[in-house]
Molecule: small-subunit ribosomal RNA
Organism: uncultured delta proteobacterium
RNA sequence: AGAGUUUGAUCCUGGCUCAGAAUGAACGCUGGCGGCGUGCUUAACACAUGCAAGUCGCACGAGAACGCUUUAGCUUGCUAAAGCAAGUAAAGUGGCGCACGGGUGAGUAACGCGUGGGCAAUCUACCUCCGAAUCGGGGAUAACAUUGCGAAAGCGAUGCUAAUACCGGACGACAUCCCGGGGACUUAGGAAUUCGGGAUCAAAGGUGGCCUCUACGGGUAAGCUACUGUUUGGAGAUGAGCCCGCGUACCAUUAGCUUGUUGGUAGGGUAACGGCCUACCAAGGCGACGAUGGUUAGCUGGUCUGAGAGGAUGAUCAGCCACACUGGAACUGACACACGGUCCAGACUCCUACGGGAGGCAGCAGUGAGGAAUUUUGCGCAAUGGGGGAAACCCUGACGCAGCAACGCCGCGUGGAGGAUGAAGGUGCUCUGCAUCGUAAACUCCUGUAAGGGGGGACGAACAAUCCACCAUUUGGUGGACCUGACGGUACCCCCAAAGUAAGCACCGGCUAAUUCCGUGCCAGCAGCCGCGGUAAUACGGAAGGUGCAAGCGUUGUCCGGAUUUACUGGGUGUAAAGGGCGUGUAGGCGGAGUGGUAUGUCGGAAGUGAAAUCGUGCGGCUUAACCGUAUCAAGUGCUUCCGAAACUGCCACCCUUGAGUACCAGAGAGGGAGAUGGAAUUCCCGGUGUAGCGGUGGAAUGCGUAGAUAUCGGGAGGAACACCCGUGGCGAAGGCGGUCUCCUGGCUGGUUACUGACGCUGAAGCGCGAAAGUGUGGGGAGCAAACAGGAUUAGAUACCCUGGUAGUCCACACAGUAAACGAUGGUCACUAGGUGUUGGAGGAUUCGACCCCUUCGGUGCCGACGCUAACGCAUUAAGUGACCCACCUGGGGAGUACGAUCGCAAGGUUGAAACUCAAAGGAAUUGACGGGGGCCCGCACAAGCGGUGGAGCAUGUGGUUUAAUUCGAUGCAACGCGAAGAACCUUACCUGGGCUUGAAGUGUAGUGUAAACCGAUGAAAGUCGGGUAGCUCGCAAGAGCGCGCUAUAUAGGUGCUGCAUGGCUGUCGUCAGCUCGUGUCGUGAGAUGUUGGGUUAAGUCCCGCAACGAGCGCAACCCCUGUUCUUAGUUGCCAUCAGGUAAUGCUGGGAACUCUAAGGAGACUGCCGACGUUAAGUCGGAGGAAGGUGGGGAUGACGUCAAGUCCUCAUGGCCCUUAUGUCCAGGGCUACCCACGUGCUACAAUGGCCGGUACAGAGCGUCGCGAUCCCGCGAGGGGGAGCCAAUCGCACAAAACCGGUCUCAGUUCAGAUUGCACUCUGCAACUCGAGUGCAUGAAGUCGGAAUCGCUAGUAAACGCAGAUCAGCAGGCUGCGUUGAAUACGUUCCCGGGCCUUGUACACACCGCCCGUCACACCAUGGGAGCCGACAGUACCCGAAAAGCCUGGGCUAACCGCAAGGAGGCAGGGUUUGAAGGUAAGGUUGGUGACUGGGGUGAAGUCGUAACAAGGUA
Repeated sequence: AGAGUUUGAUCCUGGCUCAGAAUGAACGCUGGCGGCGUGCUUAACACAUGCAAGUCGCACGAGAACGCUUUAGCUUGCUAAAGCAAGUAAAGUGGCGCACGGGUGAGUAACGCGUGGGCAAUCUACCUCCGAAUCGGGGAUAACAUUGCGAAAGCGAUGCUAAUACCGGACGACAUCCCGGGGACUUAGGAAUUCGGGAUCAAAGGUGGCCUCUACGGGUAAGCUACUGUUUGGAGAUGAGCCCGCGUACCAUUAGCUUGUUGGUAGGGUAACGGCCUACCAAGGCGACGAUGGUUAGCUGGUCUGAGAGGAUGAUCAGCCACACUGGAACUGACACACGGUCCAGACUCCUACGGGAGGCAGCAGUGAGGAAUUUUGCGCAAUGGGGGAAACCCUGACGCAGCAACGCCGCGUGGAGGAUGAAGGUGCUCUGCAUCGUAAACUCCUGUAAGGGGGGACGAACAAUCCACCAUUUGGUGGACCUGACGGUACCCCCAAAGUAAGCACCGGCUAAUUCCGUGCCAGCAGCCGCGGUAAUACGGAAGGUGCAAGCGUUGUCCGGAUUUACUGGGUGUAAAGGGCGUGUAGGCGGAGUGGUAUGUCGGAAGUGAAAUCGUGCGGCUUAACCGUAUCAAGUGCUUCCGAAACUGCCACCCUUGAGUACCAGAGAGGGAGAUGGAAUUCCCGGUGUAGCGGUGGAAUGCGUAGAUAUCGGGAGGAACACCCGUGGCGAAGGCGGUCUCCUGGCUGGUUACUGACGCUGAAGCGCGAAAGUGUGGGGAGCAAACAGGAUUAGAUACCCUGGUAGUCCACACAGUAAACGAUGGUCACUAGGUGUUGGAGGAUUCGACCCCUUCGGUGCCGACGCUAACGCAUUAAGUGACCCACCUGGGGAGUACGAUCGCAAGGUUGAAACUCAAAGGAAUUGACGGGGGCCCGCACAAGCGGUGGAGCAUGUGGUUUAAUUCGAUGCAACGCGAAGAACCUUACCUGGGCUUGAAGUGUAGUGUAAACCGAUGAAAGUCGGGUAGCUCGCAAGAGCGCGCUAUAUAGGUGCUGCAUGGCUGUCGUCAGCUCGUGUCGUGAGAUGUUGGGUUAAGUCCCGCAACGAGCGCAACCCCUGUUCUUAGUUGCCAUCAGGUAAUGCUGGGAACUCUAAGGAGACUGCCGACGUUAAGUCGGAGGAAGGUGGGGAUGACGUCAAGUCCUCAUGGCCCUUAUGUCCAGGGCUACCCACGUGCUACAAUGGCCGGUACAGAGCGUCGCGAUCCCGCGAGGGGGAGCCAAUCGCACAAAACCGGUCUCAGUUCAGAUUGCACUCUGCAACUCGAGUGCAUGAAGUCGGAAUCGCUAGUAAACGCAGAUCAGCAGGCUGCGUUGAAUACGUUCCCGGGCCUUGUACACACCGCCCGUCACACCAUGGGAGCCGACAGUACCCGAAAAGCCUGGGCUAACCGCAAGGAGGCAGGGUUUGAAGGUAAGGUUGGUGACUGGGGUGAAGUCGUAACAAGGUA
C1' cells in the first nucleotide's frame, strides 16, 4: 500500500466482497510445562447453607459455670464451704463505628457526568494547631428479682440500682442575635472587619503517679501532677451540599409546550440560595440555535482501531452518579431518607398450635433457572488498608494467597550432530525402470531444558509491645535484642536417571503461499466474492505430496480499518444518484472604500488546572519476555485568569462613491389585463343551376346521394383560430405570448448630468404565479376529438387506417399544482484569446439622404484557444478560475409504494420508510454483428433469352410405415443417383438358427507333441466323431533349431459408445477480396490510423491525396492443357515428290516436305496511334496480329466461421463387452410398400417415328485380358482361335447429321410401362433378387398448378463414345469428342456478397434481447371485523405508614410553687399532603386474525409481442 467482481474488450461512476488489527467471547479438532493477567456480556430471575461489622471493663451496674486445689461431713464417692478459675464468659446501660469498605448498572438524556468557575447563600464527627473552661445539684431506668400473656416471634406488670445515660441551675466570651458609628471589597443587593450598648447560651468524668500546701496524720483522701475525655471559641485539613458557563445519542412520519407554570410581595422550611412549600398579586416562561413528546443509554479517565482527523466502545483498574425484592415514608445521626436499620403497602418464599409471625446474596463462596457461554460452599489476617480500644488485642469473603478454565498475553520444550543400501512401505508416472515422502528412518556419537526421583531452601518482616544502650529531656527520637509467614517445604539451587514422557490444526481455482492421483458425474456436495460439479473436477469426497501457523489451529459473532462509500482534513449534482417549475421575500449566512476608537473572535506571553493508573521516553527489578517499579521525563491538542498586540473579523462613531437606487431625455417589443372591431376558411340553413355519383383507402367497405348529394352561384347563421409578414427575430421570472384599434398597466435598454450614500447578494419557512389534462357552477359549441359505434386489416385486432361521434377544447368564476415544467445546466459578483452572424440603442466618420465602415453598451446564435471533463462535449450566455448563499445526491429492485401527517369536492398532490431480494444496476466511448436505416459496387442475383423440374410411366436415393431384420452414417443452402467406382452367396456391419472360447488372424513365455494331406460316418454348412500317415535342417547319438498342432498363461478381438475428448481428411461462406503485422502518430484506454477519401479495376488492381511509412498471408503472375508459329527428332504415326506393286489399301523401297507425335523456343506487353481522364492509374476506339486488354480452360482456396461432416477408410484418449457387443457357418434381410419428397431416364411426337443407303471423331481400355477373319443362330449369343503386353493387334459399326422412301395429327407406324411364352450370358447358385434376346401384350402420358432449376459461347441444347467399379449387373458417376444457338435495355426489385456511414437495451451477436397478465410453489410485508397485552398520562373514588397543623376532657419523674395547681410532655382524636389499589374515557406501542392487496424469488408452463433497428404506428 491494495485486490476480486458489471463488458467481447475499455474508461468512468457505483455497490458488494477479501487480505489487517482487536475481543470478558463461544463452537469444532487437538493439547506438554511455567509466569502474569482475566473469568454471568443472558434473568436488576429466584435463592438452601456458611461467613461478609463490630469493638471498648481506662464510661457503668450486676456477674456465672465446667474444671482444679484445700477443708469439713463422712454411707470412700457424694454433699457443703473456701480459694483459684474470674471481675473471665454471656447478657445489659452507655460511647464510637455501622453513611466506609464490598456489589450491581435497573433507572437516568439530567447540572447525571466531564471541564472550568462561584457560595459575601453553606455544613463538616473523628484529626492537627491556638485560646478559655470543666462549678454545683436533681430525678429516673435497663440489667437483675418476682410475676402474667403467647405455639413462636415477642410483649406486659410490680420492685431495686449505676454512669462519660437523662434534666434543671451558675459563670460567661473574640460565639449568636438586635441597635448605633466607621468600613477594604463588591453580584451594587450587601459585606470580611472594627468600636460602643443590650439580650441569649455549656460541660463529665476516667486512669496512673505524688505528698509541697490542708485533713486524719502510718498512708491515704480533699489537693497537686501526668495522660485522656467533656464544654466553648477561632484557625486548618478532610469530606459533603448548592449554583453557574461550556460540552454530552437518535427520531420533525414528535411543532407547539407550560398553571406552581414565569415573576413579585409576605410567610414557612433548610446547614444553606431558591416556587423548595403556602397565601395573595401580575400574566408571564420555553421553542426550528429544536421546546414538548418518543426511543435508546449509567457518565468519565480510558480501551480497540486509524497515518491522522475520526469511528466504535465504556469488562477488568481508577473517579463520579444511581440502586439494594417492588413502591412510598420518615427516624437516628456530623453525614442516610440508610445493601447485611425502622415503619407501611404489594408480589413471592418459609414457619405456624391458624390466633399470628419470619425473610430479602446487584457482599464472598455456592444452588437452581436462563443461555452458545463464565470458576472453589478453599487458606489466612503474615503483608497493605479499615473499625473499636490507652494498649495488648479483637473484627475484617476489603485484602493477601491458593484452586478451576489454552480465556488472553509472554516464555520454554517435544532433541542435537553424523548417517545413501537413497532400505522397506506408501503414492505417482512416460511402468525394463524412474520420481517422491527422504537424512527422513534404521544405525553411530552426544546434550540434559521441561516433566519424574532425591537433597538443600528463601525474599516478602517493617512493626507494635517488652528489654538494653545512646541522645534530647515535654510527649519522644535513633540503634540493638526478642517475637510474628496464609502462600509453602513454594520459588530458587544441587544431584540422579533417561531420547527416554510431550504435535496438532487449517489450507493448496483466482484474490492468496502451496498440485497430483483415485472416486463421483448439475448427483453427492463446496462456496468470503467471483464461482466449481452434466465421465478426463489442481474448486466436491479420500489419498499422496506441498504451504501456513504452531500448544495451538480453524470457524462463528462483534467493532474499527481498507471505505476519499457522509468527503472538517477529503466527494459530488449537463448525460452515471443528484438544481427546487418559477418568482417574491422573513429569519439566518455573507458583504464596497477611508479615518479614529474598542478588544468579541484572532495572535503572543505568563499563571492555575487538566487526579492516579494507562499510552510514549529514559533507567531499573523478576534468568528473558509478558509483567512490575521509578523519573523535578514527556504528553495531556482542553478550560479559566492576567498581561500584551491591533493587521484581519465583529462592534461604535464619522466620512466617501465605484456596488445599489432615484430623477431627466430617448427607444424597441406576440409582456399583462379589459373593451371594440375585421377579413379568409370550415360547417350548417335557405334559394338557383345541375345529374349520378360523392367520399375514402395500400386496396376497400361502413357513410352520404334520385326525398337530388358531390360540384357551382347567391344570401344568411354561428363558433373557433388569426395564412402571408414569421426570422436559431422580439418580450416575459417561469409557465408562456402572434389579425387590427383604443384604454389601463409591469418590466427592460441606451444617453446625459444631478441626487441618496452600502440602502447590497442569497434566501430555510411563508406568500404568489404556474402548460396540458382534470373537477365544480353557469354559458357556448363551427371545426377537431378521449370514450363509444360501425367498416376494414388480422390467426386475433378491445390498436395502427377509414366513416361517424360525446365529454373536452372556447368564455366567466372557483379549484387543482403537476410535466422530458429541459439548456435534463440554481442565483449573484469578479476575472480569463479571438472570429463571424443577428437584434435594440448611442457615438464617430461620410453623404443631399440612406447604406457600407469604425467605436461602444444591452440581448440572442454559430465556430473556436487556454483550461476543464470518464468521455461526449463546454468554452466571456462556461461544464474554465475564484468568492458567497440556497436546494439536492450516497448501489439496483421493493418504491415515489405502505403507514402517519397535511392539502384537495374528487381524481390525486406534498412529505416519505421498512422487511425482503440481487451482485450488480448505470454513464460515455470502442470493435463487431444486426436493422421491415442510408449511400456506392459486384455476382446467371434479377431482368432479356434458351432448355428443364414440378403433371405421366419407370429408375434411383430419402422420409415414413412395416418387419425377426428391413445394418449404420449423411438432414436448409453445404443430407436425399450422398459414403456405395456397382448388396443374388461373399460384401454385411442386421435378423433367425447351428457351432467355438487363447479364440478367424498376430506376438511373447512355459509345457507337450509331430502334423497336414487322404478315407468313412453325420450334418444345411461350419464343424464333430472315427480311421489314418508321421515334416525340414544340423548332429555319430542324445539332442538342438525351424515349421506345425495341442495345453496353460500374458494377451487378442470389437463396423461397440463418445466427431461435444482428438489427429488426419473434407464440405461451406468463396476464387468472395479480403485478413493482418512492425515502427511511427493519435487516444487515459478498449482502440484508431495505415486498410478511410477522389478516381479506377475482375481484384486492398493500380494512381493521386493523406500521420503515416513499410511488410506479410491472400489477388495477379510463375505451373498444366488448349489456340499460332519455329527448331529438333521421325516409329508403330505421315505420304507431297521419286520408284515398284495390288482388285484395292503407305502395301514396299524411300522420303522428312505436310498432318501428327513430344521436347524446347518465339509470341501479347495497353507495346503503337487517337480521344477521354488530373500531365496519373486507367477507360473507349483503331492499327497490326493466329490470338487484345487476366485469349479460353484447369490446378491453386488467405485470417477465419459453422463444437459443420467423418471414431463405419485410417490413426487415437477415455469408457464398455470378454463361453460374447469376439469369431465360424447356413438361410434370410439391406431389394418390404397405402404414401410423401429429391435426383434422373423415357416420352407425350412430323425440327418427328419407321425402313434402306451413305459420311465424319476424340479420349480411353486390353494377357485369369481385348479377341479379328471364318462358321452357326432372327437375336442375345455360341463355336473357333489369327493378332496384340499394343501410335503396330483388338474393343470399334460412333450417333445425331446427310440422301431416298413411307407414315399424315390419331393415344397414332407416337410412347413404351406392365404382363405372358420362349431363350442367351455370367456365376457353386439368378425363387426371394441379375443383365440381355426374340415373339406377343401395348398402361399412363396430347407439354404439365402454385412454385422452382441450369446456362452468357464452342457455352446452352442435342448426339453418341469410352473408362472406373466389375464374374455378371449403369437410366448413376467420371471423362471424350460431334452438331451447335438465342439473349443481356439495364440494376428499381428478389437472393448472396464487398466497402463506407447511421441507430442499437444485441456480443451464444435478430434463430438476439425482452415486457405484462394468467397458472404453480415459497418468502417477507400493507389493509382487515376484531382479539390479547405493554406503557405513560388525565379525571374521579378509596386512602396505609409518615410528616405538618389543630385539638388534647385521658395520662404525666426532673422545672416553678408551702399547697392547690401550673408550665412542659405523651397517648388519643380531627384535618392536609400522600404510595399501592379501584372506576372511566381516550392516547401511544407490540403481538395475533378469517379474508384481502400488491411485492419479491423460483432451468425448461400459458397468451400475446409492448420496448431495443425507422423494432415494423419513432